[in-house]
The prediction has a mean pLDDT of 81. Predicted 3D model of a 71-nucleotide RNA (transfer RNA) from bacterium (Candidatus Howlettbacteria) CG_4_10_14_0_8_um_filter_40_9. Rfam family: tRNA. Its family is annotated with triplet codon-amino acid adaptor activity in the Gene Ontology. About the family: Transfer RNA (tRNA) molecules are approximately 80 nucleotides in length. It was read from a public genome assembly.

This record gives sequence, structure tokens and C1' cells, in this order.
RNA sequence: UCGGAGGUCGUCUAGUGGUAGGACAUUAGGUUCUGGUCCUAAGAACGGGGGUUCGAAUCCCUCCCUCCGAA
Repeated sequence: UCGGAGGUCGUCUAGUGGUAGGACAUUAGGUUCUGGUCCUAAGAACGGGGGUUCGAAUCCCUCCCUCCGAA
């Protein structure tokens, strides 16, 4: 430089145009003599910019970052 794959809560992961969900973790409460387990609740995310659309995590363009391959 070229080609391919990927980027979503703190971490992992789902969502293929119509309310952004789950698990673990965290916090608070319950349970317990204490801790753990277990139960309930809460907070927490779409890499940046632009476009298409009534509506974009999703489609298009561009940039950034990570991984794989080629030279």
C1' cells in the first nucleotide's frame, strides 16, 4: 500500500429499518450471628462525522482504531 473481518453498558454477547436486550460485574435492600449462596430493585452502551429515510445500532460515503492475509 492492497484485500478481508470487526468496533454495542466496566467485561462478554444479542439485536439484519420501528421501545437498544441478556449474562457476569457494581450499587442498594432482603435473607444470615458474620461471610458466601439465593431473592428483589437501580444505574450503565450503539467508535467519530456526514448522507438516505417519517424513522438508522442496522443502509450509503468518509475518517479513526483492532485483528487476519498478500506484496